Model confidence (mean pLDDT): 84 of 100.
Predicted 3D model of a 72-nucleotide RNA (transfer RNA) from a bacterium.
Rfam family: tRNA. It is annotated as a transfer RNA. About the family: Transfer RNA (tRNA) molecules are approximately 80 nucleotides in length.
The sequence is in RNAcentral, with records from ENA and MGnify.
RNAcentral records the identical sequence in 2 taxa.
RNA sequence: CGGGGCAUGGUGUAGUGGUAACAUGCACCCUUGGGGUGGGUGUGAGCGUGGGUUCGAUUCCCACUGCCCCGA
Repeated sequence: CGGGGCAUGGUGUAGUGGUAACAUGCACCCUUGGGGUGGGUGUGAGCGUGGGUUCGAUUCCCACUGCCCCGA
């Protein structure tokens, strides 16, 4: 320098046009003599940034940023 992939709650992932789900974490409660385990309730992201398309974008298109891989 060229090509490709990824970026989503605190963490790990899903979701691929119609207001984002699961696990875990955290808080409280139940259970125990106390703890652990188990169970219940709650909590928290508007999807890397900026534009475009669309009635509507996390999803499609473009640029940029960061990380990873391949080639030179």